[in-house]
RNA sequence: UGUUCUAAUUGGCAAACCCAUUGAAAGGUGGGGGCGCAAAGCCUCCGGCCUAACGAUGAGAGUCUAUGGUAGCGGGGUGCCGGC
Numbered sequence: 001u002g003u004u005c006u007a008a009u010u011g012g013c014a015a016a017c018c019c020a021u022u023g024a025a026a027g028g029u030g031g032g033g034g035c036g037c038a039a040a041g042c043c044u045c046c047g048g049c050c051u052a053a054c055g056a057u058g059a060g061a062g063u064c065u066a067u068g069g070u071a072g073c074g075g076g077g078u079g080c081c082g083g084c
Base pairs, nucleotide, nucleotide: 002084003083004082012037013036017032018031019030020029021028022027035072041078042077043076045075046074047073048070049069050068055064056063057062
């Protein structure tokens, strides 16, 4: 540098749910807890999906909309450990 993923080792992360907190919400954060992940480390550049405060529209119910979110929905970029 390339490739590969269990033959082995050290391990790593942490779903749902509960408590607290934060946010308009989706969701986030901390603690508990483990569904799972050969990467489920990190980054919103592209697509998907979620929410709709502000804004627009409507007589109203409502509808549209991301500048918000999801990296555990994919693609992409980048990083780490081991084998060859």
Predicted 3D model of an 84-nucleotide RNA (c-di-GMP-I riboswitch aptamer) from a Pseudomonadota bacterium. The source organism's lineage runs through Bacteria, Pseudomonadati and Pseudomonadota. It was read from a public genome assembly, where an Rfam model found it.